[in-house]
C1' cells in the first nucleotide's frame, strides 16, 4: 500500500428480503421473607463508530473516513 471481517443498552450479543431496534446478565422500584439470597411483577437505559449520498422512508444500499482483528505484499 491492497483485500476481508467487526463497531448496536453498563457488559456479552441478536436484528434473512429497507418500514421509526430486541434478548441474556447487570441496574432501579414493588411483592413474598425478621433480613439476605432466590423467585415473581413493573420500569429506566441505545436514534445503531463518524460524515455525506440514494430513497417517501436507511442499523440495513452506495461513497469517504476513524478504530480493532486478520490475510497478501
Nucleotide at each position: 500500500g491492497g483485500g476481508g471481517c467487526g463497531a448496536u443498552a453498563g457488559c456479552u450479543c441478536a436484528g434473512u428480503u429497507g418500514g421509526u431496534a430486541g434478548a441474556g446478565c447487570g441496574c432501579u422500584u414493588c411483592g413474598u421473607u425478621c433480613g439476605c439470597a432466590a423467585c415473581g411483577a413493573a420500569g429506566a437505559g441505545g436514534c445503531c463508530g463518524u460524515g455525506a449520498g440514494u430513497u417517501c422512508g436507511a442499523c440495513u444500499c452506495u461513497c469517504a473516513u476513524u478504530c480493532g482483528c486478520u490475510c497478501c505484499a